[in-house]
RNA sequence: AUUGAAAAAAGGCAAAUCCGUUGAAAAGCGGAGACGCAAAGCCGCAAGUCUAAAACAAGAAAUUGUCAUGAUGGUUGGGCUGCCAUU
Numbered sequence: 001a002u003u004g005a006a007a008a009a010a011g012g013c014a015a016a017u018c019c020g021u022u023g024a025a026a027a028g029c030g031g032a033g034a035c036g037c038a039a040a041g042c043c044g045c046a047a048g049u050c051u052a053a054a055a056c057a058a059g060a061a062a063u064u065g066u067c068a069u070g071a072u073g074g075u076u077g078g079g080c081u082g083c084c085a086u087u
Stems, first nucleotide, its partner, number of pairs: 001087001003085002012037002017032006035074001041080003045077003048072003055066004
């Protein structure tokens, strides 16, 4: 530096669900839990997806619609780093 086909070791992470908590929500965080993961480590840069508080529009109002500046790295691509094995 390449590759992750097969096998192995050391360890790592933790979906759903439940409890607590923060948040308008999506969702985050902590505990229990273990579906899975070779980057399920880090970065919202591009796309996707989710939400719609504020704002804007409609309306007499209730309310409805649009919208990311919110969220997601366990949706994909990209960037940075890394254990083990192999060549």

About this RNA
c-di-GMP-I riboswitch aptamer from a Clostridiaceae bacterium, 87 nucleotides, folded computationally. Taxonomically the source falls in Clostridiaceae (Bacteria, Bacillota, Clostridia, Eubacteriales). The sequence was found by an Rfam model in a public genome assembly. It matches the Rfam family "c-di-GMP-I riboswitch aptamer". Rfam's curators write: GEMM was predicted in a large-scale screen for bacterial structured RNA regulatory elements.